Source information: The prediction has a mean pLDDT of 82. This is a predicted structure of a 74-nucleotide RNA (transfer RNA) from an uncultured Bacilli bacterium. Rfam family: tRNA. The family's RNA type in Rfam is transfer RNA.
[in-house]
């Protein structure tokens, strides 16, 4: 340099063919329970969907340019 896959909460991830407020696990906080803890039940914050830009009535999605990161290929 060329190709192909990613890139969503603090973490690993989902979101079917573009459609309704972008969600679940784990961690974090409150509370309950319990003599205190630890499991368990509840409920709560937390997201510029990696940036910009374009289509579209609408874009995590579809195009497009750039950054990161992972194969490969010269």
């Nucleotide at each position: 340099g060329c190709g192909c896959c990613g890139g969503u909460a603090g973490a690993g991830c989902a979101a079917c063919u573009g459609g309704a407020u972008a969600g679940a696990u784990c961690g974090u906080c409150a509370g309950a329970c319990u003599a205190c803890g630890a499991a368990u039940c509840u409920g709560a914050a937390g997201g510029u969907u990696a940036c910009g830009g374009g289509u579209u009535c609408g874009a995590u999605u579809c195009c497009u340019g750039u950054c990161c990161g992972g194969c490969g290929c010269g």